A computed fold for a 91-nucleotide RNA from a Desulfobacterales bacterium, annotated as c-di-GMP-I riboswitch aptamer. Rfam family: c-di-GMP-I riboswitch aptamer. Rfam's curators write: GEMM was predicted in a large-scale screen for bacterial structured RNA regulatory elements. Genes associated with GEMM are involved in a diverse array of functions, including chemotaxis regulation, signal transduction, secretion and chitin. Rfam links the family to the GO term cyclic-di-GMP binding. The sequence was found by an Rfam model in a public genome assembly. The coordinates come from a structure-prediction model, not an experiment, and the mean pLDDT is 79. The organism belongs to Desulfobacterales, within Bacteria.

C1' cells in the first nucleotide's frame, strides 16, 4: 500500500426481557443483563415490514361522541439490496 479473504485475545456493539422518559402507536430513549454479531457503524434511495393519533371517507348520532375503511408524511438500518465512510490482528 492493496484486498475484503481468514479470525476475535484486547477492546467494540447489543435481541428478548426488566427499568427510566418520549410518542397515539409502531417505535425510540437511559440504566442493568446478554440472544446474537466482524461494519449488529452511518442513510429510509429501492423492494418489504411495522403502526395510524390527526386529516380523510362511510355509519351512525339533536350533539359532544362512537364504530368502519384506506392512508405515512411516523417507524425498523439486528429483513434484502443499495449508497457513505471506517477499527486491530493475520494472510
Nucleotide at each position: 500500500u492493496u484486498u475484503g479473504c481468514u479470525g476475535a485475545a484486547g477492546g467494540g456493539c447489543a435481541a428478548a426481557u426488566c427499568u427510566u422518559c418520549c410518542g397515539a402507536a409502531a417505535g425510540g430513549u437511559u440504566g442493568g443483563u446478554a440472544c446474537g454479531c466482524a461494519g449488529a457503524a452511518c442513510c429510509a434511495c429501492c423492494g418489504g415490514u411495522c403502526u395510524a393519533a390527526a386529516g380523510c371517507c362511510g355509519c351512525u348520532u339533536u350533539g359532544a361522541g362512537g364504530c368502519g375503511g384506506a392512508c405515512a408524511g411516523g417507524g425498523c438500518a439486528g429483513c434484502g439490496g443499495g449508497g457513505u465512510u471506517g477499527c486491530c490482528a493475520g494472510g